Model confidence (mean pLDDT): 83 of 100. This is a predicted structure of a 1384-nucleotide RNA (small-subunit ribosomal RNA) from an uncultured Verrucomicrobiota bacterium. The RNAcentral record of the sequence draws on ENA and SILVA. It matches the Rfam family "Bacterial small subunit ribosomal RNA".
RNA sequence: UGCAGUCGAACGGGAAAUACAUAGCUUGCUAAGUAUUUUUAGUGGCGCACGGGUGAGUAACACGUGAGUAACCUGCCCAUGAGUGGGGGAUAGCCCUGGGAAACCGGGAUUAAUACCGCAUAAUAUCGAAAGAUCAAAGGAUUUAUUCGCUUAUGGAGGGGCUCGCGUCCUAUUAGUUAGUUGGUGAGGUAAUGGCUCACCAAGGCGAUGACGGGUAGCCGGUCUGAGAGGAUGUCCGGCCACACUGGAACUGAGACACGGUCCAGACACCUACGGGUGGCAGCAGUCGAGAAUCAUUCACAAUGGGGGCAACCCUGAUGGUGCGACGCCGCGUGGGGGAAGAAGGUCUUCGGAUUGUAAACCCCUGUCAUGUGGGAGCAAGCUGUAAAGUUGAUAGUACCACAAGAGGAAGAGACGGCUAACUCUGUGCCAGCAGCCGCGGUAAUACAGAGGUCUCAAGCGUUGUUCGGAAUCACUGGGCGUAAAGAGUACGUAGGCUGUAGAGUAAGUCAGAAGUGAAAGGCAGGGGCUCAACCCCUGGACUGCUUUUGAUACUGCACUACUUGAGUAAUGGAGGGGGAACCGGAAUUCUCGGUGUAGCAGUGAAAUGCGUAGAUAUCGAGAGGAAGACUCGUGGCGAAGGCGGGUUCCUGGACAUUAACUGACGCUGAGGUACGAAGGCCAGGGUAGCGAAAGGGAUUAGAUACCCCUGUAGUCCUGGCAGUAAACGGUGCACGCUUGGUGUGUGAGGGUUCGACCCCUUACGUGCCGGAGCAAACGCGUUAAGCGUGCCGCCUGGGGAGUACGGUCGCAAGAUUAAAACUCAAAGAAAUUGACGGGGACCCGCACAAGCGGUGGAGUAUGUGGCUUAAUUCGAUGCAACGCGAAGAACCUUACCUAGGCUUGACAUGUUAUGAACAGCAUGCGAAAGCAUGCGACACUUCGGUGGCGUAACACAGGUGCUGCAUGGCCGUCGUCAGCUCGUGUCGUGAGAUGUUUGGUUAAGUCCAGCAACGAGCGCAACCCCUGUGGUCAGUUACCAGCACGUAAUGGUGGGGACUCUGGCAAGACUGCCCAGAUCAACUGGGAGGAAGGUGGGGACGACGUCAGGUCAGUAUGGCCCUUAUGCCUAGGGCUGCACACGUACUACAAUGCCCAGUACAGAAGGAAGCAAGACCGCGAGGUGGAGCGAACCCCAAAAACUGGGCUCAGUUCGGAUUGUAGGCUGCAACUCGCCUACAUGAAGCCGGAAUCGCUAGUAAUGGCGCAUCAGCUACGGCGCCGUGAAUACGUUCCCGGGUCUUGUACACACCGCCCGUCACAUCAUGGAAGCCGGUCGCACCCGAAGUAUCAGAGCUAACAGCAAUGAGGCAUGUCCUAAGGG
Repeated sequence: UGCAGUCGAACGGGAAAUACAUAGCUUGCUAAGUAUUUUUAGUGGCGCACGGGUGAGUAACACGUGAGUAACCUGCCCAUGAGUGGGGGAUAGCCCUGGGAAACCGGGAUUAAUACCGCAUAAUAUCGAAAGAUCAAAGGAUUUAUUCGCUUAUGGAGGGGCUCGCGUCCUAUUAGUUAGUUGGUGAGGUAAUGGCUCACCAAGGCGAUGACGGGUAGCCGGUCUGAGAGGAUGUCCGGCCACACUGGAACUGAGACACGGUCCAGACACCUACGGGUGGCAGCAGUCGAGAAUCAUUCACAAUGGGGGCAACCCUGAUGGUGCGACGCCGCGUGGGGGAAGAAGGUCUUCGGAUUGUAAACCCCUGUCAUGUGGGAGCAAGCUGUAAAGUUGAUAGUACCACAAGAGGAAGAGACGGCUAACUCUGUGCCAGCAGCCGCGGUAAUACAGAGGUCUCAAGCGUUGUUCGGAAUCACUGGGCGUAAAGAGUACGUAGGCUGUAGAGUAAGUCAGAAGUGAAAGGCAGGGGCUCAACCCCUGGACUGCUUUUGAUACUGCACUACUUGAGUAAUGGAGGGGGAACCGGAAUUCUCGGUGUAGCAGUGAAAUGCGUAGAUAUCGAGAGGAAGACUCGUGGCGAAGGCGGGUUCCUGGACAUUAACUGACGCUGAGGUACGAAGGCCAGGGUAGCGAAAGGGAUUAGAUACCCCUGUAGUCCUGGCAGUAAACGGUGCACGCUUGGUGUGUGAGGGUUCGACCCCUUACGUGCCGGAGCAAACGCGUUAAGCGUGCCGCCUGGGGAGUACGGUCGCAAGAUUAAAACUCAAAGAAAUUGACGGGGACCCGCACAAGCGGUGGAGUAUGUGGCUUAAUUCGAUGCAACGCGAAGAACCUUACCUAGGCUUGACAUGUUAUGAACAGCAUGCGAAAGCAUGCGACACUUCGGUGGCGUAACACAGGUGCUGCAUGGCCGUCGUCAGCUCGUGUCGUGAGAUGUUUGGUUAAGUCCAGCAACGAGCGCAACCCCUGUGGUCAGUUACCAGCACGUAAUGGUGGGGACUCUGGCAAGACUGCCCAGAUCAACUGGGAGGAAGGUGGGGACGACGUCAGGUCAGUAUGGCCCUUAUGCCUAGGGCUGCACACGUACUACAAUGCCCAGUACAGAAGGAAGCAAGACCGCGAGGUGGAGCGAACCCCAAAAACUGGGCUCAGUUCGGAUUGUAGGCUGCAACUCGCCUACAUGAAGCCGGAAUCGCUAGUAAUGGCGCAUCAGCUACGGCGCCGUGAAUACGUUCCCGGGUCUUGUACACACCGCCCGUCACAUCAUGGAAGCCGGUCGCACCCGAAGUAUCAGAGCUAACAGCAAUGAGGCAUGUCCUAAGGG
């Protein structure tokens, strides 16, 4: 903005058209009339209360279900009766006129009706007991016979009003509420009952079975989910209710307090001439706003239905259709078959291939959907009409049919770590990001991102939100409470719940039958219609419910009658720290007085404060006062719990036993309620010896507002009152019943025996331990249940926030009780297991301590490391377990580092192609060299094809001591040569696991023995192997030489020997074998004999399962990454050696057990050819010359300390040797940076080392020398070996360190270097409080009070009726009561 009534057959009038005849006449116009038709503002009738929308309100008879209404109404419709006679006064319209911008309003005149009003008639109507009284109407149309109406009455149908039973959300941090409130009488009012309203009277009504209040919400059929029971929900469709801008109100009407009616008030919007008016989409479309988000300003009344009308017909945004939206459900398509060169491309790759994949291409087909052309519906019944006949389709040119053409036009989304179907590559590198939960990402990410592939679903796929499920996780079905959350601190007891035995009654619960109802739709089953399905239709059953009625009577209930076993009473009796009051006594502490007496006492880990010469402590005597009750004393007693302990008296409660006299179910539990309730605390008054918060002082300590000490106030005690909590615990509510046992103890009773007792047996009530079945997650409980059952109460529902905040109640206060949420975490927790750990325990071992010996730490030097420095000072190793380590040897080389100069298929390997006769070699130039340049020069073999080698050029590739030891292999260190670590079978346990492997002995040993639900076995231990110690045997050269012989100055020198030493093969020997003792048969231990050796003889090699992400990518190997004219390669020089300093490991010393000089003796094990090198000579010496001998039991290197003699005499020295100078030697291309050695000279520190710390238990420590590897030489004083000389000590295991076994605790498991608490600082989030201020809602009291109904008043006004009239009846205005909004 558009749209959402009709009837002219109720009425008068207006307008238009046609026809008729009439009048005027400008002869085609005007005027009045008649008839017909059309149209209609107004009066009137019916409708507008249906249909359509929405869910604000409502916790209610609103809804659902079932009843009631004798307490009611009902227009139109149906059926049946009766009637429809005769009059009257108005009024709108129209006309005239006035006001207003408009909306609209006023006055005058005139008019009709199915509008309005009397009269008549009246019953099967109304009132009334009856008599009797009262009450109605309208006509229209027409074909003249009807029809549509009207009035009245009865009945019906359908619709509605009212009442009642039952059902219907959360909240007690809402416990009291209600004055018309509850009832009665009377009246009014209504269609009708009723406090619905009013007057009076009474004081009731509702409430823990939740009133009242607050919050939220339309209810239901149904829908979603679920096995069900339930839980959630109420969109579409259907039934009911409520509402119509907000609030109030009535009118009309059959029906409304009325969505598109009226009045009033308010807010908002619009018009206005500013005076005043108009409006209500939660109708259909549509617009705007808000929002994450929700459609066309469409077609038609053809069908179905509704209103009006006699009808035609009109109206109908109801409805029927179409449109828009993948919003949902259903169906269909995007092609089918063949097709391996397994194409290309992509991806991956172990480089072979695999995969995408018959997928594509290609060949042969099909024709749904879409497209084009042609045809083309049904839903139609009616209506008009005598008939014939005619006629009605919005959807829609749609569905459908036929034809045509061509695979042509038509596939996406999510996922791929597990849950959960589906895996690889690349990029990234705790970044970027992912994530439902667990969790991914820190350089090899199936988890991020991309790609390929795969999986799932498919015109959809994912995400988000919501509900149910899983969740037995609010448990009715169907859970729990000793320790996981959970038993109230305890008792008494109200309501409630539950309740013994028997009988008869009733029939409320209960059960059965029948009837009514449980709307339709939906759901289920069967069938049918659209090609199928979704969808629609039919039939059946279901709707688990409610009501009525007829029966049954076991159980429960109700009322009744009995009973004694539950419960109680009575009698008798004993036990007891049960409770209350009064009185009494002793020990001890403290204080006071007096005596004796003298210097300390007290206190502690050690002290100090404190007390004491003014006489303490100690001790004796006397006295005062308060508190507490030693021993007895006991998993003993009593009590409901808290709790109760000297004695006596009085008062008093309960339990128990026996008897079986009495009552006759009197019982159990117990929401609220009441009482009691440790310690500490509070109030008032007393009391106060000891103890003792606070406070003071002294110590301890980094500090010490603590632990320890010295004082000490409240308090502790008594009386009266408050408080009301505890780990108030058996962490176990009360009561009853049932269910194997053993053994103590307390108190009774009975029996046996005895003279009596003790004792024994039985039994009851208590109180303990162990344990069976059973239970339990396990631990454990187990007739005193945590077992099996019953009844009742309390309590729990992840951790934290929090037993906190707010509110209520209680309290003097402290506080108690009741008791949340926001937010936050993915856990918190229980029990048990294996480890690890403990300033837990028991036992054992180790040079672990102790006992000893010698060192380090102090000095100088060497060497390694850190640090510093540097162009570089290459790299690695870092507690033990790095630091004389890799390095068994850095001047160049090594060498990895730095600087400089060079090379680029490269210093090295393989292959391919091309080319060459060159390459090699020689020479020259530049240069530090490498290298570059130039010149000369000219390969080998050959079957003559070529092959091999070499150079150059190019390509594949080489190369890297570049990174990652936290990607790895291998190897090694360490715990630790510690005695452990496991397995099979069996057994135990739900399981993790345990047992074995623990226990008692014993051992170096998990070594062995015994025992044992274990029996066996494996890796470790030990042994087997090597060296060494004894004798034997065999063999003797280069070793040896007893006897024999020869020989020398001397020497196994020679012959010879095989005796000895020795060498090196073989066997022997030692095994607790023997004896004694101890044990338990034993293992074994102590002692002894024999023996070279005695209890693993000594030493070595040998290192379990594993730990340390231990070490090594720089020894080699190796994945990945990185460099490629350089991070590769060559060369020269430098550096690794740098020096304020710090540390580790060593050497040499500080001296007399020594140093120096001289003399003199004795090894072992090694090594030696570019080697070891003798004798000899030279040199002070290092060394040199020279070279015999030796590839070595043959020759060489080659001993020192010790011993003998002498000197030194306690000093910075005849100790000590650093440093420096000079002169030399050796190696080497080369000793400047930067080698070693020698001689002479120089002669530093140092006089035995702080805190601390290391090694060693016997041929060891200590001490002396010798050899070897590396190596040209050497920094070696290091490393690995060898021999000489050669001790001391061990009571013992308390302590330190490390380790082993068992046990115990644990909040640890990255395992105590663990875990973890609080403050503070910063940031973020959530919540609470806060003087006050603002807003909303509700309640109560009050003021004003619109519209409006009703009553009353009504002096003003008044057509119909009565009356001749006056006037009356009736009516209207106005006032009063009530009251919405508004107000403070």